Predicted 3D model of a 90-nucleotide RNA (transfer RNA) from Alteripontixanthobacter maritimus. It matches the Rfam family "tRNA". Rfam classes the family as a transfer RNA. Its mean pLDDT, the model's own confidence on a scale to 100, is 80.
[in-house]
């Protein structure tokens, strides 16, 4: 220094223009069973901001920053960060 590929909830991972704040599975919480734990099965479960007494209700947020487009996790630029593979120097 070239060149490719990859960054999504607390962890891992699908999603590759619209029905997607988003499968799936771990982990977390409440329960059932048990004498009591594990396992099993049910349910619930992302943050930040604002609103509400409370249920919940609006928004935004896929690295980070622009841009395309009616519409962007996904196109495009540019920047970070992690891999591989290639070349240079000693």
């Nucleotide at each position: 220094g070239g060149a490719a590929g990859a960054g999504u909830g607390g962890c891992a991972g699908a999603g590759u223009g619209g029905u997607c704040g988003a499968a799936u599975g771990c982990a977390a919480c409440g329960g059932u069973c048990u004498u009591g734990a594990a396992a099993a099965c049910c349910g619930u479960c992302g943050u930040g901001c604002g609103g509400g007494g409370a249920a919940c209700c609006g928004u935004a947020c896929c690295g980070u920053g622009g841009g395309u487009u009616c519409g962007a996790a996904u196109c495009c630029c540019a920047c970070c960060u992690c891999u591989u593979c290639c070349g240079c120097c000693a």